[in-house]
RNA sequence: UCGCGCUAGACGGGGAGUUAGCGGUGCCCUGCACCCGCAAUCCGCUACAGCGGGGUCGAACUCCCCUCCGAGGGGAGGUGUCAUCGGGUCUGCCCCGAUCGCCCGGGCGUUGACGGCCGGGUCCGACGCAGCCAGCUACCGCGAACCCCGUCAGGUCCGGAAGGAAGCAGCGGUAAGCGGACAGUCUGGGGUGCCGCCGGGCUCCCCGGCCCGAGUCCGGCGGCCGGAUAGCGCCGGGGAUGCCUCAACGAAGAGGGGUGCGCGA
Numbered sequence: 001u002c003g004c005g006c007u008a009g010a011c012g013g014g015g016a017g018u019u020a021g022c023g024g025u026g027c028c029c030u031g032c033a034c035c036c037g038c039a040a041u042c043c044g045c046u047a048c049a050g051c052g053g054g055g056u057c058g059a060a061c062u063c064c065c066c067u068c069c070g071a072g073g074g075g076a077g078g079u080g081u082c083a084u085c086g087g088g089u090c091u092g093c094c095c096c097g098a099u100c101g102c103c104c105g106g107g108c109g110u111u112g113a114c115g116g117c118c119g120g121g122u123c124c125g126a127c128g129c130a131g132c133c134a135g136c137u138a139c140c141g142c143g144a145a146c147c148c149c150g151u152c153a154g155g156u157c158c159g160g161a162a163g164g165a166a167g168c169a170g171c172g173g174u175a176a177g178c179g180g181a182c183a184g185u186c187u188g189g190g191g192u193g194c195c196g197c198c199g200g201g202c203u204c205c206c207c208g209g210c211c212c213g214a215g216u217c218c219g220g221c222g223g224c225c226g227g228a229u230a231g232c233g234c235c236g237g238g239g240a241u242g243c244c245u246c247a248a249c250g251a252a253g254a255g256g257g258g259u260g261c262g263c264g265a
Base pairs, nucleotide, nucleotide: 001265002264003263004262005261006260009057010056011055012030013029014028015027020046021045022044023043024042034054035053036052037051038050063258064257065256066255067254068253072249075246076245077244078243079242080241081240082239084237085236086235087234090233091230092232093231095227096226097225099223100222101221103220104219105218106217107216108215115211116210117209118208119207120206121205123200124199125198127196128195129193130192132189133188134187135186137184139180140179141178142177148173149172150171151170156165157164158163
């Protein structure tokens, strides 16, 4: 160096998840890789970390180590978008109020604004007067089949008679009540009053008088302040998703190195 037979070993690996941890079953990636049994409220193990049985290859394309590249999944940070929950001393848009302005438009104002003082009205209460309404009384008329009055024809009753009694209709009257009329007294009331008088109250408004002497009122715009709201903006929380960056893991692939035993030639 070659041939034959063996042995170690290999016949897939990785990510997330799970687990005290390792591996597997299930998911995903790589890309093609022996078969059977077991297994997610799971199966088997314990750092030599699937177990049991069978088969094939076998010291190299295939086993072991290192380097490069790097699919892929998960992690961290930043950022954009979307939906959602919350905040209100961020209070910007929207809404309300107050205040300011060599600002703008309009009204009133030296025939006196604004402001100040006084009086009166408006407002409230009591009283008086007037008026209105209601009631009572007084006036007139009507007004009771019997149970109201008077008179009571006829008729009835008592009596020997004289005489007496009750009493319907009619006539006259009256009560309650009904109606009418105009004034008066009295009582009560009020969305009554250019009425009188007394008291209170208010300066929101109106009128008058006096003082002062040039502003004042409304709207707009702008500044500032206060309030309200949570639709938008703003801020915060967790979520989904796109992009960028970082660190670790890392399949497949590429390169380099390493690894036996026996017999024979």
A computed fold for a 265-nucleotide RNA from a Candidatus Dormiibacterota bacterium, annotated as Bacterial large signal recognition particle RNA. Taxonomically the source falls in Candidatus Dormiibacterota (Bacteria, Bacillati). Of the family's consensus pairs, 94% are formed in the model. The sequence was found by an Rfam model in a public genome assembly.